Small-subunit ribosomal RNA, 5' domain from an uncultured bacterium, 529 nucleotides, folded computationally.
Its Rfam family is "Bacterial small subunit ribosomal RNA". Its family is annotated with structural constituent of ribosome and ribosome in the Gene Ontology.
Model confidence (mean pLDDT): 81 of 100.
[in-house]
Context: one part of a larger RNA
RNA sequence: GAACGAACGCUGGCGGCGCGUUUUAAGCAUGCAAGUCGAGCGGCAAGGGUACUUCGGUACUCCUAGAGCGGCGGACGGGUGAGUAACACGUGGAUAACCUGCCCCCGGGUGCGGGAUAGCCCAGGGAAACCUGGAUUAAUACCUCGUAAGACCACGCUCUGUAGGGAGAGUGGGAAAAGGCGCUUCGGCGUCGCCUGGGGAUGGGUCCGCGUCCCAUUAGCUAGAUGGUAGGGUAAAGGCUUACCAAGGCGAUGAUGGGUAUCCGGCCUGAGAGGGUGAUCGGACACAUUGGGACUGAGAUACGGCCCAGACUCCUACGGGAGGCAGCAGCUAAGAAUAUUCCACAAUGGACGAAAGUCUGAUGGAGCGACGCCGCGUGGAUGAUGAAGGCCGAAAGGUUGUAAAAUCCUUUUACACUGGAGGAAUAAGCAGAGUAGGGAAUGACUCUGUGAUGACUGUACAGUUUGAAUAAGCAACGGCUAAUUACGUGCCAGCAGCCGCGGUAACACGUAAGUUGCGAGCGUUGUUC
Numbered sequence: 001g002a003a004c005g006a007a008c009g010c011u012g013g014c015g016g017c018g019c020g021u022u023u024u025a026a027g028c029a030u031g032c033a034a035g036u037c038g039a040g041c042g043g044c045a046a047g048g049g050u051a052c053u054u055c056g057g058u059a060c061u062c063c064u065a066g067a068g069c070g071g072c073g074g075a076c077g078g079g080u081g082a083g084u085a086a087c088a089c090g091u092g093g094a095u096a097a098c099c100u101g102c103c104c105c106c107g108g109g110u111g112c113g114g115g116a117u118a119g120c121c122c123a124g125g126g127a128a129a130c131c132u133g134g135a136u137u138a139a140u141a142c143c144u145c146g147u148a149a150g151a152c153c154a155c156g157c158u159c160u161g162u163a164g165g166g167a168g169a170g171u172g173g174g175a176a177a178a179g180g181c182g183c184u185u186c187g188g189c190g191u192c193g194c195c196u197g198g199g200g201a202u203g204g205g206u207c208c209g210c211g212u213c214c215c216a217u218u219a220g221c222u223a224g225a226u227g228g229u230a231g232g233g234u235a236a237a238g239g240c241u242u243a244c245c246a247a248g249g250c251g252a253u254g255a256u257g258g259g260u261a262u263c264c265g266g267c268c269u270g271a272g273a274g275g276g277u278g279a280u281c282g283g284a285c286a287c288a289u290u291g292g293g294a295c296u297g298a299g300a301u302a303c304g305g306c307c308c309a310g311a312c313u314c315c316u317a318c319g320g321g322a323g324g325c326a327g328c329a330g331c332u333a334a335g336a337a338u339a340u341u342c343c344a345c346a347a348u349g350g351a352c353g354a355a356a357g358u359c360u361g362a363u364g365g366a367g368c369g370a371c372g373c374c375g376c377g378u379g380g381a382u383g384a385u386g387a388a389g390g391c392c393g394a395a396a397g398g399u400u401g402u403a404a405a406a407u408c409c410u411u412u413u414a415c416a417c418u419g420g421a422g423g424a425a426u427a428a429g430c431a432g433a434g435u436a437g438g439g440a441a442u443g444a445c446u447c448u449g450u451g452a453u454g455a456c457u458g459u460a461c462a463g464u465u466u467g468a469a470u471a472a473g474c475a476a477c478g479g480c481u482a483a484u485u486a487c488g489u490g491c492c493a494g495c496a497g498c499c500g501c502g503g504u505a506a507c508a509c510g511u512a513a514g515u516u517g518c519g520a521g522c523g524u525u526g527u528u529c
Stems, first nucleotide, its partner, number of pairs: 001529004006525005013376006019369002021334001026332003030329003035072003040069002047062006079287003089211007098204002103200008111145001113143002121134005152173004157168004179192005213259003220250003226246007262284004266277004289310005312323004340366001342365003348362001349360004379409004389400004414466001416464004423456001429450007473518005478499003484513005494501002
């Protein structure tokens, strides 16, 4: 000198864009943060209507809420950095050792049946959480049978390849499905699904080369440890695991141990080389009160899933139960220190749905904070008899100083009023045109026109009125280092980054005046180069 997720002191007008618990991965009251689908299924409280009525109700019907079964999604998005010195990350490769729901392309199929179960109803237990028994019912829930080319497995054959691979034909084994909606000339057709095979895309798993902090006042480490054979296991190679066998494997090119630490793109500094760093944003990894475990699933470290154990908190009728903010707000604590228990799904994106739409503390916005960067303003011109006051000086006078006053202007900004974008693209629907197919209709696809919706917000911006009106401080002045005099104090009080200053004439302490520097900031402290 530059920089900062900064803090502290004094001061503080506005706007734009960013950023905001770096400490205790400490504990959390309350609300919200993951649902959706009635075009998968049975069914339906309350309410409305009609009829009957013994006025208690009953039957039918319309409309559905909530709950339930089922599907898809809760593995994304969001948070944090505790652990981890490791194929965790970065980079470059390998997979002839692998998986991939939804999506796209191509091919084939979707036949016939069955038994349950939740809900509802009845009964019972319990303080509650919830549980038990009986009866009954549905499905795109579950299951049998049939068909099934190919996929898969076994056997041998041929061709081919860099390897255990690929291709082809043969024999045997063996595995599937589900319907909904719309249209209909009632024959079917269309569409969304479902099953199966091949390919793609995307996302992942695994392996390898190289790179990746400090300590030798850590020198030896290792028994599934190194390799082989066989069995098991995985989507998949492999001591991944088990049995047996062998005697290995690593290490001064630093093993092992200890300490510290998420890694990177980047960011800061520097002419560069380098040094430091890893907040925000983006990629990867890890974690979700602590430890362990599996289930489901295409996919699981499963934050707002399950089970067990521990600590803690809460409820309890003492028998037993409930919970997990390192999601968004918010609270307590800690700390030098870090914000609202806000608005909206209008936009972008996500989940579900045929769609309308629902959900979305992702996100878009607003609020608070000079925390940072950038921009603007706090007025402009004229104005000497150089006013008054202050300070200095013995006086003359000097200085503050064109500074003020005064006169003439302007209105950025401010207050008030008026107007007022843009973010909205289109969706459903309606009208029209076309393409492919079809016997027709619905439908599919493409295009054109029309056609709802704004949290922010009466915002940005523009115009008008008023009136210099609403707006300047902070630090320094001995040298380094731009800028000095007076008074007070008297080695006291104090200053100080270093040198140092103060003991009676202090340019160094305190105050005043003046000056210098920066300016809505200025200094101090901390940290890095």